Small-subunit ribosomal RNA, central domain from an uncultured prokaryote, 349 nucleotides, folded computationally.
Context: one part of a larger RNA
RNA sequence: CUGGGCGUAAAGCGUGCGUAGGCGGUUUAGUAAGUUAGAAGUGAAAGCCCUGGGCUCAACCUAGGAAUUGCUUUUAAAACUACUAAACUAGAAUCUCGGAGGGGAUGGUGGAAUUUCCAGUGUAGAGGUGAAAUUCGUAGAUAUUGGAAGGAAUACCAGUGGCGAAGGCGACUGUCUGGACCAAUACUGACGCUGAGGGGCGAAAGCGUGGGGAGCAAACAGGAUUAGAUACCCUGGUAGUCCACGCCGUAAACGAUGUCAACUAGCCGUUGGGAGUCUUUAGGCUUCAGUGACGCAGAGAAAUCAUUAAGCAUACCGCCUGGGGAGUACGGUCGCAAGAUUAAAACUC
Repeated sequence: CUGGGCGUAAAGCGUGCGUAGGCGGUUUAGUAAGUUAGAAGUGAAAGCCCUGGGCUCAACCUAGGAAUUGCUUUUAAAACUACUAAACUAGAAUCUCGGAGGGGAUGGUGGAAUUUCCAGUGUAGAGGUGAAAUUCGUAGAUAUUGGAAGGAAUACCAGUGGCGAAGGCGACUGUCUGGACCAAUACUGACGCUGAGGGGCGAAAGCGUGGGGAGCAAACAGGAUUAGAUACCCUGGUAGUCCACGCCGUAAACGAUGUCAACUAGCCGUUGGGAGUCUUUAGGCUUCAGUGACGCAGAGAAAUCAUUAAGCAUACCGCCUGGGGAGUACGGUCGCAAGAUUAAAACUC
């Protein structure tokens, strides 16, 4: 390179945007770059292959042919690709109507609970466990009533329910703001799909500076358990968890399933919208867009998947090529660091 693959065997980048590139709807006319056909020139000789000839045969030598799948020039064709011109509306985008939503940013407000403090009542225990102890308490704890402070999280509603590209998003409310969906015209007229590099976003933990600190809680201390117990259990407890700004850029970042669009039996739920109609409702039928359960054909090593495909075919990208060594070393790039990313070999089975 030709291949074969990527849910679970090795293999889909964490996820959008987007440059180059690749690919690209319908119709007409033209051009002739690709394409197809013919011709001419060239494609050294030797060699290979075929048919002959010469050494007694063979190896070997020798004659002719074929082949040299290529390149150049030229003549012609115009279906397909391409290009040029013109047009179209089924892809795509926009205007309008409407409802749904924990989508995002920022400000304000509320209630429940924990903790602490103050005051009252009240007295000897409380707490914790398998059982205990460390711990708190006569300097008045625990319990209970009233008040105050402060931080964090938002019970019920809550739902294989909703929204978002993913990470993710849940009290109420103001402001700003993104996207999707439905219904009808209208309008632009292929404006599209994918996307190497690139750039944006990206849980938790971690890092820097400054705040904040109720609860929880790595580290740490003590008490238990135990042969030991650097653990599991208990009492404490600091970073951290929270906020602002800036880094980090990784996760079983999972549907372990890249994105876009076409086609291929059904049936049962559920969310958002529409339309008419049947029936008058508690609804049924129907149609888009999501989200689930089952299931046919088909696929699959199987379990299973099955219009939300892992079916059937296409476009483009990423990735895999026995296990270990190793996602390591070295080098490069990035980072304050932690480290991330790119990424081998010897050796060994």
Rfam family: Bacterial small subunit ribosomal RNA. Rfam links the family to the GO terms ribosome and structural constituent of ribosome.